[in-house]
Molecule: c-di-GMP-I riboswitch aptamer
Organism: Methylomusa anaerophila
RNA sequence: UAGAAAAAUAGGCAAACUUAUCCGAAAGCUAAGGGCGCAAAGCCAUGGGUCUAAGGGACGAACUAAGGAGCCUAUGAUUGCCAGGUUGCGAUU
Numbered sequence: 001u002a003g004a005a006a007a008a009u010a011g012g013c014a015a016a017c018u019u020a021u022c023c024g025a026a027a028g029c030u031a032a033g034g035g036c037g038c039a040a041a042g043c044c045a046u047g048g049g050u051c052u053a054a055g056g057g058a059c060g061a062a063c064u065a066a067g068g069a070g071c072c073u074a075u076g077a078u079u080g081c082c083a084g085g086u087u088g089c090g091a092u093u
Base pairs, nucleotide, nucleotide: 012038013037017033018032019031020030023028036080042086043085044084046083047082048081049078050077051076055073056072057071063068
């Protein structure tokens, strides 16, 4: 100097939940509080998964007086679901 492994002291991030006269059709996002956890819980929606269904599609039965609702669909969302790509701080062996 490089690789690998273990750990989490300083510093870093921040789940659930709460608040909001933040945005959104929703999922979710943002801000403040909060702190379950995290050694990439930094970054990239590329593949799979999952969530949502405004718009679109389909529409045989059940529901509805009708409008509808129900069903399918991502172009929406999630990297703190997994994989992949990429970058990287301090310390010990």